This is a predicted structure of a 402-nucleotide RNA (Bacterial RNase P class A) from an Anaerolineae bacterium.
The RNAcentral record of the sequence draws on ENA.
[in-house]
């Protein structure tokens, strides 16, 4: 210098004008205004996929079913998450990926294309044996060819996969048929490790196919719904219960009682008050109650909180100390416009440098373009997915120079 790997951070800035939600607060005619100060999205607020807190409902006990998870040790409130390790696979390497229990004398199922044959193996070519018949030589034999039948899986060929590999014995040709070594399988001993597992030695039988994010089996775990949870208050309409003044005079009635008039008492209007006057007192009246609709308030944002220091731990993480307060809307605020700047890309391109004399390097400056993904809605811990670009740190491989 180039290529690549892992981890982390960031993800526009300033100004002007107009505007929005929460809190505190000033002024005013106390009711709507009008000011001031302050706070106001994210690394994923997203998908709603896991795990919790919180709330309501359910729950004697047991079983079936369903779902999730599946190497070991640790972390965590918990997890299907994270850290460390083991094993398997990939990469020259840094490093990356893995649902990584079980294929068992438990059962069922699946395998495109190619190929003779794909799970009980299998005979297409080849190899070998027997050999009807035919031909030749010149002879009762020999050689060549060869229908048909049989043996065989060494070799060829197909495939992701064809029932261990190499060498030998053996055979008509072959074959774990037998033998040695190796691989793999099962069992055991010793050593190391908390463990997964690793190393090594011995024995056995000689070979056993793949797929369980196919059904299934084994082990472990799992009540349901979710802040539109839920709690408090509570109009209007409808419902239930109760209430509606006393006095005088006159009339009617057998009576309870009803009617009329008068002033008083109470409510309302006429002007804020007094007087006066009008009107109402069985009415679209008043009071009380239950339910809990519209609506309001709480839940609701101080929390497994953020940042920093120290200590423990390989790490995930934990302990402790200090500082800080950091959105709470309810049809949903956190914005819009303009200007300048920043960053990146493209084109033109000054000074200057190199030079094989024609180009190359270089980039002052000018112009154009881009500036992402996305947006709280009860709150946390994770995972996954999306993302213009920029920055930092530590490894790896290759090349060059000293």
């Nucleotide at each position: 210098c180039g290529a690549g790997c892992a981890g982390g951070c960031u993800g526009g800035g300033c100004a002007a004008u107009c505007g929005c939600g929460g809190g505190c607060u000033g002024c005013u005619a106390u009711a709507g205004g009008u000011g001031g100060c302050u706070c106001g999205a994210g690394g994923a607020a997203a998908g709603u996929c896991c795990g919790a807190g919180c709330u309501c409902c359910g729950c004697a006990g047991a079983g079936c079913g369903c779902g999730a998870u599946g190497c070991u040790g640790g972390g965590c409130a918990a997890c299907g998450c994270c850290c460390a390790g083991g094993c398997g696979g990939g990469g020259u390497g840094a490093c990356c990926c893995g649902a990584c229990g079980g294929a068992a004398u438990a059962g069922u199922g699946c395998a495109a294309c190619a190929g003779a044959a794909a799970g009980c193996a299998g005979g297409u070519c080849g190899c070998c044996c027997u050999g009807a018949g035919g031909c030749g030589c010149a002879g009762u034999g020999c050689g060549c060819u060869g229908a048909a039948g049989g043996g065989u899986c060494a070799g060829a060929g197909u495939g992701a996969a064809a029932c261990g590999g190499u060498g030998g014995u053996g055979u008509a040709a072959g074959a774990g048929a037998c033998c040695a070594c190796c691989a793999g399988c099962g069992g055991g001993g010793c050593a190391g490790g908390u463990g997964a597992c690793u190393g090594u030695c011995c024995c056995g039988g000689c070979u056993a196919g793949g797929c369980a994010a196919a059904c299934c089996c084994c082990a472990u775990c799992g009540g349901g719904a979710g802040c539109a949870a839920g709690a408090u208050c509570g109009a209007a309409c409808a419902g239930a219960g109760g209430g509606c003044g006393g006095c005088g005079u006159g009339g009617c009635u057998c009576a309870u009682g009803c009617c009329a008039c008068g002033a008083c008492c109470g409510g309302g209007g006429c002007u804020g008050c007094u007087c006066g006057u009008c009107u109402c007192g069985u009415g679209a009246c008043c009071c009380u109650c239950g339910g809990g609709u519209a609506g309001a308030u709480c839940g609701c944002u101080a929390g497994a909180g953020a940042c920093g220091g120290c200590a423990g731990g390989u790490a995930a993480c934990u302990g402790u100390c200090g500082u800080c307060c950091c959105a709470g809307a309810u049809a949903g605020a956190u914005g819009a416009u303009u200007g300048c700047c920043g960053u990146c890309c493209c084109g033109c391109a000054a000074a200057g440098g190199c030079u094989c004399c024609u180009g190359c390097c270089g980039g002052c400056g000018c112009g154009g373009g881009a500036u992402a993904c996305a947006g709280a809605a009860c709150u946390c811990g994770g995972c996954u997915u999306a993302c213009a670009g920029g920055c930092c740190u530590g490894g790896u491989c290759g090349g060059g120079c000293a």
Rfam family: Bacterial RNase P class A. Rfam describes the family as follows. Ribonuclease P (RNase P) is a ubiquitous endoribonuclease, found in archaea, bacteria and eukarya as well as chloroplasts and mitochondria. By type it is a ribozyme. The prediction has a mean pLDDT of 77. The gene name in the source record is rnpB. The source organism's lineage runs through Bacteria, Bacillati, Chloroflexota and Anaerolineae.